[in-house]
């Protein structure tokens, strides 16, 4: 690279340095010189890993501890993330309606674990 799993309608920015691009593709509507990517400092935001804290469950003749699983909790590390719902539509599949057209799933993307 890829391949499993969970989750995605909620949350949260300023300053420096850069200069014109950015919102994955496409299409579309946006955002940007009242400064776009980026790259640096600080701050924040959630809470997926980890560590901590607490409770309930297995198991036991019965009791305690570990490990194990389940819940909350907490933000010290690891990541992520800080306009628009995953900005909005796109490709399959089913359903509702006369119809513009709407709903579900699945894909596709994203992040985060664990393979690899």
């Nucleotide at each position: 690279a890829c391949c499993u799993u969970a989750u995605c309608g909620a949350g949260a920015g300023u300053g420096g340095c850069g200069g014109a691009g950015g919102g994955a593709c496409c299409g579309g509507c946006c955002c940007g010189a009242u400064g776009a990517a980026g790259c640096c400092a600080c701050g924040a935001c959630a809470a997926c890993c980890u560590a901590c804290c607490g409770g309930c469950g297995c198991a036991c003749a019965g009791a305690c501890c570990c490990u194990c699983g389940c819940c909350g909790g907490c933000a010290a590390g690891g990541u992520g993330c800080c306009a628009a719902g995953u900005c909005c539509g796109g490709g399959c599949a089913g359903g509702a309606g006369c119809a513009u057209u709407c709903c579900u799933g699945c894909g596709a993307g994203a992040u985060a674990a664990g393979g690899g």
Molecule: SAM riboswitch aptamer (S box leader)
Organism: Chloroflexota bacterium